[in-house]
RNA sequence: AGAGUUUGAUCCUGGCUCAGAGCGAACGCUAGCGGCACGCUUAACACAUGCAAGUCGAACGAAGAACCUUCGGGUUUUUAGUGGCGAACGGGUGAGUAACACGUAGAUAACGUACCUUUUGGCGGGGGAUAACCAAGGGAAACCUUGACUAAUACCCCGCAUAUGUCCUUCGGGAUAAAAGGCCUUCGGGUCACCAAGAGAUCGGUCUGCGGCCCAUUAUCUAAUCCUAGUUGGUAGGGUAACGGCCUACCAAGGGUACGAUGGGUAGCUGGUCUGAGAGGAUGAUCAGCCACACUGGGACUGAGACACGGCCCAGACUCCUACGGGAGGCAGCAGUGGGGAAUAUUGGACAAUGGGCGCAAGCCUGAUCCAGCGAUGCCGCGUGUGUGAUGAAGUAAAGCACUGUCGGGAGGGACGAAGAUAGUCAGCUUGCUGAUUAUUUGACGGUACCUCGCAAGAAAGCACCGGCUAACUCCGUGCCAGCAGCCGCGGUAAUACGGAGGGUGCAAGCGUUGCUCGGAAUCACUGGGCGUAAAGCGACCGCAGGCGGUCUACUAAGUUGGGUGUGAAAGCCCGGGGCUCAACCCCGGAACUGCAUUCAAAACUGGUAGACUUGAGUAUGGGAGAGGAGGGCGGAAUUCCUGGUGUAGAGGUGAAAUUCGUAGAUAUCAGGAGGAACAUCCGUGGCGAAGGCGGCUCUCUGGCCCAAUACUGACGCUCAUGGUCGAAAGCGUGGGUAGCAAACAGGAUUAGAUACCCUGGUAGUCCACGCCGUAAACGAUGAUUGCUAUCUGAUGGAGGUCUAUACCCAUUCAUUGGAGAAGUUAACGCAUUAAGCAAUCCGCCUGGGGAGUACGGCCGCAAGGCUAAAACUCAAAGGAAUUGACGGGGGCCCGCACAAGCAGUGGAGUAUGUGGUUUAAUUCGACGCAACGCGCAGAACCUUACCCAGCCUUGACAUCCUGAGAAUCUGUAAGAAAUUACGGAGUGCCUCCUUACGGAGGAAUUCAGUGACAGGUGCUGCAUGGCUGUCGUCAGCUCGUGUCGUGAGAUGUUCGGUUAAGUCCGGCAACGAGCGCAACCCCUAUCGUUAGUUGCUACCAGUUCGGCUGGGCACUUUAGCGAGACUGCCGGUGAUAAGCCGGAGGAAGGUGGGGACGACGUCAAGUCCUCAUGGCCCUUAUGGCUGGGGCUACACACGUACUACAAUGGCGACUACAGAGGGCAGCGAGACCGUGAGGUGGAGCAAAUCCCAAAAAAGUCGCCUAAGUUCGGAUUGGAGUCUGCAACUCGACUCCAUGAAGUUGGAAUCGCUAGUAAUCGUGGAUCAGCAUGCCACGGUGAAUACGUUCCCGGGCCUUGUACACACCGCCCGUCACACCACGAAAGUUGGCCGGACCCGAAGUCGUUAACCUAACCCUUGGGAAGGAUGCGCCUACGGUCUUGCCGAUGAUUGGGGUGAAGUCGUAACAAGGUAACCGUA
Repeated sequence: AGAGUUUGAUCCUGGCUCAGAGCGAACGCUAGCGGCACGCUUAACACAUGCAAGUCGAACGAAGAACCUUCGGGUUUUUAGUGGCGAACGGGUGAGUAACACGUAGAUAACGUACCUUUUGGCGGGGGAUAACCAAGGGAAACCUUGACUAAUACCCCGCAUAUGUCCUUCGGGAUAAAAGGCCUUCGGGUCACCAAGAGAUCGGUCUGCGGCCCAUUAUCUAAUCCUAGUUGGUAGGGUAACGGCCUACCAAGGGUACGAUGGGUAGCUGGUCUGAGAGGAUGAUCAGCCACACUGGGACUGAGACACGGCCCAGACUCCUACGGGAGGCAGCAGUGGGGAAUAUUGGACAAUGGGCGCAAGCCUGAUCCAGCGAUGCCGCGUGUGUGAUGAAGUAAAGCACUGUCGGGAGGGACGAAGAUAGUCAGCUUGCUGAUUAUUUGACGGUACCUCGCAAGAAAGCACCGGCUAACUCCGUGCCAGCAGCCGCGGUAAUACGGAGGGUGCAAGCGUUGCUCGGAAUCACUGGGCGUAAAGCGACCGCAGGCGGUCUACUAAGUUGGGUGUGAAAGCCCGGGGCUCAACCCCGGAACUGCAUUCAAAACUGGUAGACUUGAGUAUGGGAGAGGAGGGCGGAAUUCCUGGUGUAGAGGUGAAAUUCGUAGAUAUCAGGAGGAACAUCCGUGGCGAAGGCGGCUCUCUGGCCCAAUACUGACGCUCAUGGUCGAAAGCGUGGGUAGCAAACAGGAUUAGAUACCCUGGUAGUCCACGCCGUAAACGAUGAUUGCUAUCUGAUGGAGGUCUAUACCCAUUCAUUGGAGAAGUUAACGCAUUAAGCAAUCCGCCUGGGGAGUACGGCCGCAAGGCUAAAACUCAAAGGAAUUGACGGGGGCCCGCACAAGCAGUGGAGUAUGUGGUUUAAUUCGACGCAACGCGCAGAACCUUACCCAGCCUUGACAUCCUGAGAAUCUGUAAGAAAUUACGGAGUGCCUCCUUACGGAGGAAUUCAGUGACAGGUGCUGCAUGGCUGUCGUCAGCUCGUGUCGUGAGAUGUUCGGUUAAGUCCGGCAACGAGCGCAACCCCUAUCGUUAGUUGCUACCAGUUCGGCUGGGCACUUUAGCGAGACUGCCGGUGAUAAGCCGGAGGAAGGUGGGGACGACGUCAAGUCCUCAUGGCCCUUAUGGCUGGGGCUACACACGUACUACAAUGGCGACUACAGAGGGCAGCGAGACCGUGAGGUGGAGCAAAUCCCAAAAAAGUCGCCUAAGUUCGGAUUGGAGUCUGCAACUCGACUCCAUGAAGUUGGAAUCGCUAGUAAUCGUGGAUCAGCAUGCCACGGUGAAUACGUUCCCGGGCCUUGUACACACCGCCCGUCACACCACGAAAGUUGGCCGGACCCGAAGUCGUUAACCUAACCCUUGGGAAGGAUGCGCCUACGGUCUUGCCGAUGAUUGGGGUGAAGUCGUAACAAGGUAACCGUA
């Protein structure tokens, strides 16, 4: 610090997601040790049991016990009670609280403060009770009652003095107090208490400024609304420690609020903590400060302090005891229990230390605290071994060998934390304090830390991940299943993504997951964002509050800046030191705490006050333009209607029609009349207006704007939340009006349908008046105002200059309105002095898509509806601009047998052949639009053959290796359908070595047997592949290097003007070049020359059997080598003087002469695993191999491709001509003979320019047939044969005789062909034993037509639109049906909360209280004062009745929304989307 994810790719916008850090965590797997921390976040739910606040005998009386006793008593000690102090601290929790609760800074001249310190002064006398105890009584208990006794540092009273306190005051003074003793004593006193007062310290009370959460769907008719009646203030009184409506009475009517009152929701606040670069954001465990609470609610008492966690009273709920009469209780103290929950510990030890209470002290108490236990909950540290083994020459496992010994277990030693305290001695002095010293004594932790000894590698590694982000890869299994997943996504038979394994990566006693917070996120933007098209400028203007504001001077000092002072607790963070072996942790010091307050100073800027100025703004004067607005009047053209005339059969309308009108006279035409609405031409990116908007002429009223020149006012300005006004069309209300047009509606068409588009009609409405509505794609999708920043060129309205002072003209100027364009800017497109540039001010608005501008609530409206405006849920995108393609029922240019013009066909018949379908044991398999279908197959009777049935084989038909035997090889018999099996016979070779020359060993080739590695597979996957092929297409295209342009994808080049068959060439051009394609080079063919002359040829000579047959010959033809020739080269025209095109000459051939081979980058997951090769999978006595037979040849039918025909341009018969190119030895086979014929016999010649196949046919001549199912046509069938072949039954071809079907030119539709072509005629070849109507090749005869490019199809280039990119066979919308999810409404039902009115009214303070009761004082002894009790009153908790409002839960049914697999119906949108789309309204 970034990354992934929208796209074919790009840039941008924008969301989602990830990597980091953290946690009081939880869960999963795993787990050796220690240190330091931390540990109910949920039920402020309920609690058994124990403990958590006592202490003082040196305040008091009494009782008991032990010891001693001289029996008198003494000493020690314990205890309930009276009394004192404490119990208001310490500890817990965070329910409530949005508040002076907290933080911070102040105020208190408006206050209190026990214990402590200090100062001053004092401490006299008396009295009456009472608890304990004793006795009696009641009660189950808790406890209570009565009687009698007693003490005090308990209580009460009096006196004297004093007065620093308090009160009163006539300012002279006056009034008013208290107290307690205990202990020690050397008897001097000391000490601890006590009283009054002052001061201090400490701790508190009260008040104030400022600060820190969310919701305005919690606020509105602006002289207002909302909240408020003790409310705001005053007077008087009461009350308090103290001010105060704190309380009461009376008076006034105030107070709070848009700088957010009131209401609702949520929440303890802070130091801090986490994160972050910071600013911020989140948070408020542990520690510390403050607050609040103590079962819930209310209340007071005591006290210095409480309205009191372990006190009291009352009410309520709950629990417990009970003898049923009545009582007891409050763990949010420490442990612990139940419950809740994903989840959080021991009913431990000790007061040794620190601290607290009491005490003179010793000491006692202390679940505060210090420790221990449990928990990987976190942070920090350590370990789980090291070397060799494993060398020279990478890495490693284990054993083995050597070494070490942390930690654990064993043994021994052993702390710091301890300071004090008591007793004694000494010193100093203030005589009970300080210091020194001696003795005794104090540790829960602790069997500790730590140290030492010895043993032994022994006891100690896991978790997650490995497609990208993100470090780390392979195999097997699975087969859109099981599953994974943070996002993108993975899985449908080769998964680095699932599961397992091996390996690897990361972290490590932990590792992952989940949850939450910050970060990344500049994704709420103060630092630090935006608003033309991505989300976003209010439809427009006016304008109060608010914000901002020109020049100069003076003063001020609120803002601002600087210095000082106070504070900002400690801890924490940071820096520097130090202590635990290090670290975490702890200690010390510093800095910091960015703040607040106060004070001093400065005066530039902002503000304020005062004065001045003129440039902003405005006013006056003179001119000017204009569809600016309101109201009235007038006008002509046109449509329609009415009346009349002329006139006759149609009119109207459409793509074509029909509905409709018309013989009752339409349409057409003429004249007259009526009525309503709108104003052609002028008309113009012309004008005016704030916007909406405004258009005949004229009158009246009226707003704004511009120009020129001077004068005046003197900042009077800009913007504008709330508010107000205007605001197209549609719509609404009332009343008019209605010619044309025209929602709804009706009819006619179209259509599969057509509730549409088209047509004929037609009502609201459109028009007017008045009143509503308040919205539009209300758009420049661009808020208003001000200033600045190149130019060029139009237009409108003025002014100026020049000129005859006019027209024209102009380096002039102001305002307005357009175009082009620099800088700049922008994601790009674009904008560009009319900014989207550079700046300033103010307002409005945005924060992913959908849900949704919807629901609910509120306001407005007559209604329609408008304004304001969410959430649940769901997706990982939605979107902008531009790019390349593809596509368009977009455009332009061009080409092609593409159409057109022609010729001949197919589609109908029969047959052949291929395919589908069906059938079958099998009908093997593949190929499926063009580009499958006479295709693989250049040839299925067996074989082929892959299929089916049956019989057989298992290292195999074939390859390599090993062992054993045999040479090889030839051959017989038997069984069987054959494969095969069984039994024989002949034959011993070649090479090398040893040798006893008998033989043995080895080898090559080959056969048999055995063994296992392996063979084998036309089994699967052409969607794992290579190779080959088809197709677009012989179309003219496809690219690259460098440069340039663009942020980029990309563009340029390759576009443009011409031209070409061609990206062919020329010209131009930010391009210049190049490559693959085109063309050419290659082959055949057309002309000529030359060389050569056999097997070819024969002009000439000769011979001849008359056949180039023979001898000559090589001229010609021909053969096949080498050459020539054609290049727009020449001429004319045209074109741009180019490329080229047109015409001509010459030439065998002329503009590529004709034909072939040759196929760019790529597309179709095109075809082929059955040619071959090959990965993976599968079979292995079978999916391999052999054999016999069958099948691939089936047959209701459908399609493709062909052949033969339907006849006279023909058929038949007879006769007569003319080719080319091929093939031939397991071959072609002549002549001859036989057969009607297929063919047979036979075998001359020929490995071929020699011989053979071999006859060319159409054509020609002659004759017959005469329009018919025929002398056309030949299918089918019967019979008889021939040939090939082991074999023609399934299932060959051919011949002869006989038979003689359909068919008379073929519906819709459709194919081929542009010249030696179509058509027609025959010939040959490959395959092949045999089998062709197929395929490949050859020649003979030999046409017609092309105006042209509108249309169909295909293609090329440019351009345009696009929501397509799997690319139009695309994308995509809505209803309906089904399932699920969340939400709204709803008759209601139910719960909670805040209120309002009324009733009731506990305890208690306060006030009052006749009778009643009463120790202290007074007394005249009667009583009084005073107190108590009781009653009453005010206030009031709980409770009750009625009721408003708000918030939830639930609800038959219902509404829309979202999501779902390949459902249904249509096709609305995207291209001119086939009616351009969209916005508002009905």
Small-subunit ribosomal RNA from an uncultured prokaryote, 1482 nucleotides, folded computationally. Its mean pLDDT, the model's own confidence on a scale to 100, is 84.